[in-house]
RNA sequence: AAAUACCUACGGCAAACUCGUUCGAAAGGCGGGGACGCAAAGCCACAGGUCUUCCGCAGUUUCUGCGAUGAUGGCUGGGUUGCAAUU
Numbered sequence: 001a002a003a004u005a006c007c008u009a010c011g012g013c014a015a016a017c018u019c020g021u022u023c024g025a026a027a028g029g030c031g032g033g034g035a036c037g038c039a040a041a042g043c044c045a046c047a048g049g050u051c052u053u054c055c056g057c058a059g060u061u062u063c064u065g066c067g068a069u070g071a072u073g074g075c076u077g078g079g080u081u082g083c084a085a086u087u
Base pairs, nucleotide, nucleotide: 002087003086004085012038013037017033018032019031020030021029023028036074042080043079044078046077047076048075049072050071051070056066057065058064059063
């Protein structure tokens, strides 16, 4: 430096749910609790997918449809960084 998959060590993260939130229109985020799971479930929104729709456009107009500039890295691909063991 590369590969391998958890045989091994130290450990790490934290789903659903729940409480709080003068962050947000919402999706969601953040903090506490909690563990379904994860060898990158560390980081990055470039490509695709999915979610939301304040604004915008249209309509049969107190509603409906379309729709990211928002979100999602624990959806997939990709980029990048990293621990122990073995070869």
A computed fold for an 87-nucleotide RNA from Paenibacillus validus NBRC 15382, annotated as c-di-GMP-I riboswitch aptamer. The sequence was found by an Rfam model in a public genome assembly. The source organism's lineage runs through Bacteria, Bacillota, Caryophanales, Paenibacillaceae and Paenibacillus validus. The prediction has a mean pLDDT of 84.